[in-house]
RNA sequence: ACUGCCGAAAGGUAAAAUCAGGGAAACCUGAUGACACAAAGUCAUGGAUCUAAAGUCAAUUAUUUACGACUAUGAUCGCCAGACUGCCGAA
Numbered sequence: 001a002c003u004g005c006c007g008a009a010a011g012g013u014a015a016a017a018u019c020a021g022g023g024a025a026a027c028c029u030g031a032u033g034a035c036a037c038a039a040a041g042u043c044a045u046g047g048a049u050c051u052a053a054a055g056u057c058a059a060u061u062a063u064u065u066a067c068g069a070c071u072a073u074g075a076u077c078g079c080c081a082g083a084c085u086g087c088c089g090a091a
Base pairs, nucleotide, nucleotide: 012037013036017032018031019030020029021028022027035078041084042083043082045081046080047079048076049075050074055070056069057068
């Protein structure tokens, strides 16, 4: 140095669902909960995906109703990549 014995210890986060709240929605926050996760810590930087209030186009023609398409400035880091940071370490 390599291989085997051999994987441990301390912990951490918290899916779905339910309740309450925010939001036009996607989704987010808190509580309960625990599906999973060695970065499931942080960042919306690149890609990807979701939503469509406002806007534009179209339809309708009084029924002042219902509905369609495009579009992110909105959202997802537990979708992928990237950047930064981080516990233990064969006793």

This is a predicted structure of a 91-nucleotide RNA (c-di-GMP-I riboswitch aptamer) from an Anaerolineaceae bacterium. It was read from a public genome assembly, where an Rfam model found it. The prediction has a mean pLDDT of 81.